[in-house]
Context: one part of a larger RNA
Molecule: large-subunit ribosomal RNA, half B
Organism: Candidatus Daviesbacteria bacterium
RNA sequence: UCUAGAUAAGGGAAAUCGGCAAAUUAGCAGCGUUCCUUAGGUCUAAGCUGUCCCUGUAUUUGUGUCUUUAUAGAUGCGAUUACAAGGUGCAAUAACAAGGGGGGUCCGACUGUUUAAUAAAAACUUAACCUCCUGCUAAUCUGAAAAGACUUGUAUAGGAGGUCACAUCUGCCCAGUGCAUGUACUCGAAAAUUCCUUUCAAGGAAAAAAAGAGCAUGUAAACGGCGGGAGUAACUAUAACUCUCUUAAGGUAGCGAAAUACCUUGUCGUUUAAUUGACGACGCGCAUGAAUGGUGUAACGAGAUCCCUACUGUCCCUAUCUAGAGUCCCCCGAACUCACUAUACCGGUGCAAAGGCCGGUGACUUCCAGUGGGAAGCAAAGACCCCGUAGAACUUUACUACAGCCUAUAGUUGUGGUAUAUUUUCUUUUGUUCAGCAUAAGUGGGAGCCGCUAAUCCUCUAUUCGCCAGGAUAGAGGGUAGGCAAAAUUGAGAUACCACUCAAAGGAGGAUAUAUUGCUUACUUGCAAAAGCAAGGACACCUAUAGGUGGGUAGUUUGGCUGGGGCGGCACCCAGCUGAAAAGAUAUCAGCUGGGCCCAAAGGUUGGCUCAACAGGCAUGGAAAUCCUGUGUGGAGUGCAAAAGCAAAAGCCAGCCUGACUGUGUUCCUAAGUAAAAGGAACUCAGCAACGAAAGUUUGGUUUAGCGAACCUCUAUGUCUCCUUUAAUGGGAGCUAGAGAUGACCGAAAAGCUAUCUCGGGGAUAACGGAGUUGUAGCGCCUAAGAGCUCAAAUCGACGGCGCUGCUUGCUACAUCGACGUCGGCUCUCCGCAUCCUAGGAGUGCAGAAGCUCCUAAGGGUGGGGGUGUUCACCCAUUAAAGCGGAUCGUGAGCUGGGUUUAAUACGUUGUGAGACAGUAUGUAUGAUAUCUACUGGAAGUGCCAAGUGUCUGAGGGGAAGGACCGUUUAGUACGAGAGGAACAACGGCUCGGAGCCUCUGGUGUAUCAGUUGUCUGACAAGGCAGGCUGAGCAGCUACGCUCUAAGGGAUAAGCGCUGAAAGCAUCUAAGCGCGAAACCCGCCUCGAAAAGAGACACAAGGAGCUCUCAUAGAAGAUGAGUUUGAUAGGACUGACGUGUAAGCAUCAAGCCUCGGCGAGAUGUUCAGCGUGCAGUUACUAACUGCUCCAAAACAAUAUGAC
Repeated sequence: UCUAGAUAAGGGAAAUCGGCAAAUUAGCAGCGUUCCUUAGGUCUAAGCUGUCCCUGUAUUUGUGUCUUUAUAGAUGCGAUUACAAGGUGCAAUAACAAGGGGGGUCCGACUGUUUAAUAAAAACUUAACCUCCUGCUAAUCUGAAAAGACUUGUAUAGGAGGUCACAUCUGCCCAGUGCAUGUACUCGAAAAUUCCUUUCAAGGAAAAAAAGAGCAUGUAAACGGCGGGAGUAACUAUAACUCUCUUAAGGUAGCGAAAUACCUUGUCGUUUAAUUGACGACGCGCAUGAAUGGUGUAACGAGAUCCCUACUGUCCCUAUCUAGAGUCCCCCGAACUCACUAUACCGGUGCAAAGGCCGGUGACUUCCAGUGGGAAGCAAAGACCCCGUAGAACUUUACUACAGCCUAUAGUUGUGGUAUAUUUUCUUUUGUUCAGCAUAAGUGGGAGCCGCUAAUCCUCUAUUCGCCAGGAUAGAGGGUAGGCAAAAUUGAGAUACCACUCAAAGGAGGAUAUAUUGCUUACUUGCAAAAGCAAGGACACCUAUAGGUGGGUAGUUUGGCUGGGGCGGCACCCAGCUGAAAAGAUAUCAGCUGGGCCCAAAGGUUGGCUCAACAGGCAUGGAAAUCCUGUGUGGAGUGCAAAAGCAAAAGCCAGCCUGACUGUGUUCCUAAGUAAAAGGAACUCAGCAACGAAAGUUUGGUUUAGCGAACCUCUAUGUCUCCUUUAAUGGGAGCUAGAGAUGACCGAAAAGCUAUCUCGGGGAUAACGGAGUUGUAGCGCCUAAGAGCUCAAAUCGACGGCGCUGCUUGCUACAUCGACGUCGGCUCUCCGCAUCCUAGGAGUGCAGAAGCUCCUAAGGGUGGGGGUGUUCACCCAUUAAAGCGGAUCGUGAGCUGGGUUUAAUACGUUGUGAGACAGUAUGUAUGAUAUCUACUGGAAGUGCCAAGUGUCUGAGGGGAAGGACCGUUUAGUACGAGAGGAACAACGGCUCGGAGCCUCUGGUGUAUCAGUUGUCUGACAAGGCAGGCUGAGCAGCUACGCUCUAAGGGAUAAGCGCUGAAAGCAUCUAAGCGCGAAACCCGCCUCGAAAAGAGACACAAGGAGCUCUCAUAGAAGAUGAGUUUGAUAGGACUGACGUGUAAGCAUCAAGCCUCGGCGAGAUGUUCAGCGUGCAGUUACUAACUGCUCCAAAACAAUAUGAC
């Protein structure tokens, strides 16, 4: 010193972020017990009292003994409860064990659970409420599947989600996003169907059309959301009222500066001396609000917060003691660390923060114990920040996929009925322009066809078609031998008959599709486990293809520049000027300004013309219209920026035209080492043209901006090339030219978040401090307009100007990212002065007193509290005053950890979300044995011209050793009209420091004495058990106690003077002289011959040390006392001091009694007994015995040696 403990006078939370820690309380019994309340509770509320020993009575009860009467009697030892009496001590749950209490608020109802190893909470859970899904082969979940969970459960069940007891409530919005339902119509895939391309393939198209989407409706205890502006009442204010814009609806009831309120320490009240706190209110609430539940709420809480009481070493203000570790000695014996070295300090320098460099100062060598200022100390390739075409977790309306789900088609997949649709076959019928006998479907063939098996014709009936003319069919009756066609006519077409075909209608059969309904054999399920029976059933399951949905899962992306990054901007492609420093080139998030076109004329050519402005003239006519004349180097114009340029033009006008054409090439710019794309410019050649008489000009615009790759798609041209199928057509690919865009503009197809984070790097780059700078900040000066009744300068000082400092805030990005720990407080120290007080002065708008401004001055002082994490600021009461700053915003290998700044959680806001917020709130690990240096102390050795002991000197160092105040006298004096009201000097006290001490007061006091609990040693006595607890307390150590803590001198500052010139005066100054302050130097205390200039003096001939006994000393060394010529230590005795009256014996004692005795306790013997780190006396014991060093010691004498 640490760890764990004990105790503290007076005060009692003043400590601190915060009563953290500690203290208090405590068991049992009796009495008593509030508010509130869900009537259960709260509750051990609070508060008060009792508690031990002995004796007795009564009660309950255990266990023994004896007896001749035994269901009895006698008797012993206890225990419980109640009461009474007696008694002791400071204290009777005496030890151990064992709630401090009360009140207000927030949150969560409660018990419970959680981040094993920094978070126990307000988070999670919960009973309860609500919504949604689900009829059982259920929904949901796991799995690739088989299969399994739920469940051997069945809607009072299971699953998903939200809220969270209870009480009271739960408003409005369906526009958005979801979800559900519906859907005439629209979009909507593959397959199948149909069509086109003459077939096939490939391709294209159409109709029909699922889920899904559009569309419609519903749904908020689904995700979620819930306005603004004006005016108005007879004071003012406010606005029940009115108007207006607007929405899906515009926040209702409640609550409200709140776990939510920025401003904000809101305002008011209560609490306090004082309150950024707390509580109660208020309410335009930045940004409350109703199951993302609102508001209350008894009980509960290791939750958050405030107050009161009790209590205390938390503090004022520290002290003492105990145990252990450690310190010391011996033995054993790691690790971290370590470029080298190491004796520093100050200033400077330097990559801007040096033990090592420069300058100066200090510094003999070594060791020991401490302290932790430094080694930008050690530990961990910084976790913040940035970067990386690094990673990962998470999210989503990022991109792209994939499970899953929905749907369609096909297969597995058979057989019937009905309906509808389509299609096919057969069959029947119908088919009227005009003309024509007539109702001519078309085409072809065609000269025949039909007919007693009754044609034609007539009558009747029925059906059907119809253009109303008539046609067709069937049946019945009558009845006989021809009828029709051809030819002719009409017409576009000619008829019988045959075939084929078209359109419409009907009938029959078949096929297909859809819908529906049966069947059973596939398939499935149950029973069963073989066969089968039952249920379902061509559905489902399964497989394939296709469309939809799809953060459920996965892979990825999520730009650059940048005075850090982000936000912002674009300086990311191109043009002009300036910057740019007179060749060329040249940067910045430098400055100014543009482009991402336009024009069929605004192009080509030929010819012609001259503009702007001004002056003069002229009806309306004006300053300015048109006309004439003159002057007119461009003062105009040039499509658009600017610059350059341009006059028989590059401007203006007109004629004719299309060279704004095709093809090849060279050079240059882009692009200054080389190479280089697209793009652009100039020029050459060839072709073909335009204009011009010609020479010629013309490859767009007077020049410099007006732009874009590959892949892919399209277009154009063509006896062009190739591939494929071919008999050919066809289809595809290419060659050449053009178009479609990438503006991050030499061109990926691309959103977020991370505080759960990780890796690699960076001081190439931020946050703290440092460094530089000093706009800002602070301070000063110059000038002097003005204020000050008058008067610039007692005081204040505008508009302006010039500086200083390096405290504020910025800027820079120089050092540090293989780490220099960040705010505030505590502790402790030094410094500056721009001085808050104290000292000395000057001026005053200084009468005095009190002030104001300034000068000198840094010796000393500069305090206590309230709320707040605060620094700061505010407030309270004091004070002489309660200064401003610096020291890595001094100080975390010194402390704290309240704030900031990890992981948990909540509120508000924001975001679809993951998440985020210099918004708020609760919670949340502070490493270490000190090597060097430094500092504080303690030792050893050497040196000091050869050894030693002692006493000094004092160069130099340290200190503040003192600082301040109050009172009395002066004096109610000076001064003043008064009110008021000093000073010099002397004296007394107090306070804050400093040093020492322990007589007193107090603390401690594990020497000691006494009381006493539990237990053990059988009882007594005497003792043990963390001094068990309690009451006292010597010595010692201590503060809260006591003592001391001056003058004076010297030299000065500001200032005041003397004499006195320069400058015949004046002048404190120039020469000279003097006063003058807490500052400086002495004085006072203290260290100090290692002061290298190493000092002086005295002493004697031996000295010193170890061993030994010790303490007035002490970590070890050291220091001091002693060592028989001795009181050094121990012992003994005596005293003093402490405690408080020992044991034993005697007597008394409430009572009881079998008369033997029992009995807490009291009194006497007895200021006893016990004890002693103290004092004195006393050698009884032990200081014995020896060793070592100086040392070959010096002076003197002799001798020798050296010089």